[in-house]
Molecule: SAM riboswitch aptamer (S box leader)
Organism: Terribacillus halophilus
RNA sequence: UUCUUAUCCAGAUUGGUGGAGGGAAUGGCCCUACGAAACCAAAGCAACAGGCUGCAGACCGUAGUACUGUGCUAAUUCCAGGUGUUUGACACUGAAGAUAAGAA
Numbered sequence: 001u002u003c004u005u006a007u008c009c010a011g012a013u014u015g016g017u018g019g020a021g022g023g024a025a026u027g028g029c030c031c032u033a034c035g036a037a038a039c040c041a042a043a044g045c046a047a048c049a050g051g052c053u054g055c056a057g058a059c060c061g062u063a064g065u066a067c068u069g070u071g072c073u074a075a076u077u078c079c080a081g082g083u084g085u086u087u088g089a090c091a092c093u094g095a096a097g098a099u100a101a102g103a104a
Stems, first nucleotide, its partner, number of pairs: 001104008013042005021031003026080003043073003048069003051065005077096001081093005
């Protein structure tokens, strides 16, 4: 990088350096000198995989824990396309994207 599978209306920020951008892309709408990106330190959230513990026990499984590997900490993935119900927002779903695990 590509492919497969799962999830994406919950949750969780302070300080330092820095100095104008950022929210993937397009449009919109937002955030930002009351300090953007990026980097560093500490803290936190979650529970995808591994570990450990309980239940069950052939295996599979299930509940917990947060030790390890990742991830994340403005706004539903910030919003968007399609179909249905039918008039106001729901339900289902597509593309793209993100993350994890596995494979090439």